Molecule: transfer RNA
Organism: Candidatus Levybacteria bacterium CG2_30_37_29
RNA sequence: UCCGCGGUAGCUCAGUGGUAGAGCGUUCGCCUGUUAAGCGACUGGUCGUAGGUUCGAAUCCUACCCGCGGAG
Repeated sequence: UCCGCGGUAGCUCAGUGGUAGAGCGUUCGCCUGUUAAGCGACUGGUCGUAGGUUCGAAUCCUACCCGCGGAG
């Protein structure tokens, strides 16, 4: 330098054009002599950045940034 994959909640990841979700976690409560476990509720996001396409973009296109792998 070129190619591929990835970047979404505190963490691990779904979501493949039409209101952004799950599990775990945080917080509160129930239960228990206490903790853990269990149960219930709550809490959660400028979807890596900037543009473009579209009535509408996490999703499609372009450039850039970061991480991993490969080629030279």